The part of an RNA shown here (large-subunit ribosomal RNA, domain IV) has 330 nucleotides and comes from a marine sediment metagenome. The coordinates come from a structure-prediction model, not an experiment, and the mean pLDDT is 84. Its Rfam family is "Bacterial large subunit ribosomal RNA". Gene Ontology terms of the family: ribosome and structural constituent of ribosome.
Context: one part of a larger RNA
RNA sequence: CUGGUUAAGGGAAUUCGGCAAGUUAGCCCUGUAGCUUCGGCUGAAGGGGUGUCUAUCUUUGUCUUUUUAAUAAAGGCAUUGAUAGAUCUCAGUAACAAGGACGGCCCGACUGUUUACCAAAAACGUAGCCACGUGCUAAUCCGAAAGGACUUGUAUACGUGGUGAGACCUGCCCAGUGGUGGUGUCUAAAACUCCUUUUCAAGGGAGCUAAGGUCCAUCAAACGGCGGGGGUAACUAUGACCCUCUUAAGGUAACGUAAUACCUUGUCAUCUGAAUGGUGACUUGCAUGAAUGGUUUAACGAGGUUGUCGCUGUCCCUAACCAGGUCCUU
Numbered sequence: 001c002u003g004g005u006u007a008a009g010g011g012a013a014u015u016c017g018g019c020a021a022g023u024u025a026g027c028c029c030u031g032u033a034g035c036u037u038c039g040g041c042u043g044a045a046g047g048g049g050u051g052u053c054u055a056u057c058u059u060u061g062u063c064u065u066u067u068u069a070a071u072a073a074a075g076g077c078a079u080u081g082a083u084a085g086a087u088c089u090c091a092g093u094a095a096c097a098a099g100g101a102c103g104g105c106c107c108g109a110c111u112g113u114u115u116a117c118c119a120a121a122a123a124c125g126u127a128g129c130c131a132c133g134u135g136c137u138a139a140u141c142c143g144a145a146a147g148g149a150c151u152u153g154u155a156u157a158c159g160u161g162g163u164g165a166g167a168c169c170u171g172c173c174c175a176g177u178g179g180u181g182g183u184g185u186c187u188a189a190a191a192c193u194c195c196u197u198u199u200c201a202a203g204g205g206a207g208c209u210a211a212g213g214u215c216c217a218u219c220a221a222a223c224g225g226c227g228g229g230g231g232u233a234a235c236u237a238u239g240a241c242c243c244u245c246u247u248a249a250g251g252u253a254a255c256g257u258a259a260u261a262c263c264u265u266g267u268c269a270u271c272u273g274a275a276u277g278g279u280g281a282c283u284u285g286c287a288u289g290a291a292u293g294g295u296u297u298a299a300c301g302a303g304g305u306u307g308u309c310g311c312u313g314u315c316c317c318u319a320a321c322c323a324g325g326u327c328c329u330u
Base pairs, nucleotide, nucleotide: 001324002323003322004321005320006319007318009316010315013314018311026050027049028048029047030046034041035040037165051087052086053085054084055083056082057081060078061077062076063075064074065073066072088092100309101308102307103306104305105304106303107301108300112124113123128163129162130161131160132159133158134157140149141148142147166296167295168294169293171226172225173224176223177222178219179218180217181216182215186213187212192207193206194205195204196203197202227245228244229243230242231241254288255285266282267281268280269279270278271277
């Protein structure tokens, strides 16, 4: 140094952080708050028991004896359970094996998937929800084609995209960028038609016109966006209210110092002896915000964070031992 074992008293004082180690553990009985999608969380938590011997009773099977018409009784062996008593050890699931428990909050609904060899997650997926395309010789995809996949399927289907269980909801904006629709106007090429430089060639002019553009509608669970200044109520403060500039519209509900808040260790309360910590509120939000989803949520998680109990060599504070290795000496 590596891997182990054991430590009096204290018990997280260690540390970024209980990392590591330890506690717990099987089976039987009892008991179980609160939440809940009523399924569950649940083995919640917590408490008791557990070996051996004896006695009595008992379960099941079987045999023997006595006896009988059937049966019944006693005894033996094996076996199940109950009660009582006794007994030994520090210790009875004595070895092996074998959950520590409980709160608060964040994220993701869940089981699942992933960076083979530094990341397992809050990332990906998911059922559910929504939009768009597609009527079948379908749309989409592969292929130069023949042909093929979807599919020997048919809109309760298939393809593409977004969101991501459930619950309550999902506001306003079509000016920009896109999509869709439109027997209108204008613009608009080649070809074609007509005219033309006396003829040919080459050129010039005019007409006609598709898509597209323009124009008009429409679509935001399409990409996206969602203001400023001034004044005002009989203490003060605040501003329901008013004026004004301006926009396509000026951020609705909800949540909010947040995995988002610069100032910031915001302020108040609470947890502590003490907290740049946790939680609950307030909230003028530098720069939250509604399927780029908003808020909440039982269950779940080798996820993140914070607290309590138990436990312990993490520590106070080190020590001894076991197994192996390096180094030094020989």

Notes
The full RNA is in RNAcentral, with records from MGnify.